This is a predicted structure of a 71-nucleotide RNA (transfer RNA) from an archaeon. Rfam family: tRNA. By type it is a transfer RNA. Model confidence (mean pLDDT): 81 of 100. It was read from a public genome assembly.
[in-house]
């Protein structure tokens, strides 16, 4: 130093243009003699900045990380 691929809660994952899924872990309630399994409900999220658009987590640019790969 140049290419590629990716960043999404505390932790793993969906979501390819319409206000973000689902697990798990934590919190509170029920159940249960207790616990532990179940069952409801809550919390806490799109790496950063700017652009396009009526609207961006998704397209664009530009930078920080992570990984390949080439030199």
């Nucleotide at each position: 130093g140049c290419g590629g691929u990716c960043g999404u809660g505390a932790u793993c994952u969906a979501a390819u243009g319409g206000u973000a899924u689902g697990a798990u872990a934590c919190g509170a309630g029920c159940c249960u003699u207790c616990c532990a399994a179940g069952c409801u409900c809550g919390c806490u999220g799109c790496c950063c900045g700017g652009g396009u658009c009526c609207g961006a987590u998704u397209c664009c640019c530009g930078g920080c990380g992570a990984c390949c790969g080439c030199a």